[in-house]
């Protein structure tokens, strides 16, 4: 010098298990704080949780010990797509 592999993770789909439908959660916008981020080392303006605060907002029915329906809803599982922001070093093939 070419050329490749691996991780958190993030998203859809299916199953599953709760919650709300007395509107909580989802989403979105600003602040504050903490965190994660290939095997090693830095690391953001990007992730991600958390708090506070602003705007916007759905759906409830029946034959009621319950069942259906409903929500950009939660948990947990499989699938399968994408994937270290970047930077040096590493690693496996020529």
């Nucleotide at each position: 010098g070419c050329a490749g592999a691996g991780u958190a993770g993030a998203c859809a789909g299916c199953c599953u298990u709760g919650c709300g439908u007395u509107a909580a959660g989802u989403g979105u916008c600003c602040g504050g704080c903490g965190g994660a981020c290939g095997g090693g080392g830095a690391g953001u303006u990007g992730c991600c949780g958390u708090c506070g605060g602003a705007a916007c907002g759905a759906a409830g029915g029946a034959u009621u010990u319950u069942c259906c329906a409903c929500g950009g809803u939660u948990u947990g599982g499989c699938u399968g797509u994408c994937g270290c922001a970047u930077c040096c070093c590493g690693c496996u093939g020529c």
Molecule: THF (Tetrahydrofolate) riboswitch aptamer
Organism: bovine gut metagenome